[in-house]
About this RNA: Predicted 3D model of a 75-nucleotide RNA (c-di-GMP-I riboswitch aptamer) from an uncultured Thermoleophilia bacterium. Rfam family: c-di-GMP-I riboswitch aptamer. Rfam's curators write: GEMM was predicted in a large-scale screen for bacterial structured RNA regulatory elements. The sequence was found by an Rfam model in a public genome assembly. Model confidence (mean pLDDT): 85 of 100.
RNA sequence: AGGCGCACAGGGCAAACCACUUGCGAAGGUGGGGCGCAAAGCCACAGGACUCCAUGAGUCGGCUGGGCUGCCGCC
Numbered sequence: 001a002g003g004c005g006c007a008c009a010g011g012g013c014a015a016a017c018c019a020c021u022u023g024c025g026a027a028g029g030u031g032g033g034g035c036g037c038a039a040a041g042c043c044a045c046a047g048g049a050c051u052c053c054a055u056g057a058g059u060c061g062g063c064u065g066g067g068c069u070g071c072c073g074c075c
Stems, first nucleotide, its partner, number of pairs: 002075004012037002017032006035062001041068003045065003048060005
């Protein structure tokens, strides 16, 4: 440097659901919770799904691909 995630260490994130809260809505935030995740870290670039006051404006990165970055170990 590249590939890989069977096993190790320290850990990390957090689905459904519940409470409060923001939003017309999709959905977001905080707390609880823990189904899962080796990028479940970041980016709406392509596809996809979804919403609305609809031809325009939005939501989803825990749907797939792509880009950037990254812990540990193994080869």